[in-house]
Molecule: transfer RNA
Organism: Chlorellaceae sp.
RNA sequence: GCCUUUGUAACUCAGAAGGUAGAGUAUUCGCAUGGUAAGCGAAAAGUCGCCGGUUCAAAUCCGGUCGAAGGCU
Numbered sequence: 001g002c003c004u005u006u007g008u009a010a011c012u013c014a015g016a017a018g019g020u021a022g023a024g025u026a027u028u029c030g031c032a033u034g035g036u037a038a039g040c041g042a043a044a045a046g047u048c049g050c051c052g053g054u055u056c057a058a059a060u061c062c063g064g065u066c067g068a069a070g071g072c073u
Base pairs, nucleotide, nucleotide: 001072002071003070004069005068006067007066010025011024012023013022019056027043028042029041030040031039049065050064051063052062053061
């Protein structure tokens, strides 16, 4: 220098063919208990790495760029 994969909530990840983002764990509140843990219910939490483009509409498609892993010369 080139190629492939990858970046989504605090953490681990899902989200095929574009239609406006979800699960588990953790956190907070409540229920329950004599009291804790476990259990049950609810809530909060994400400019989808960043910038731009296409489109009525982009996590998703296209270009650029940054980080991570692997490969080639």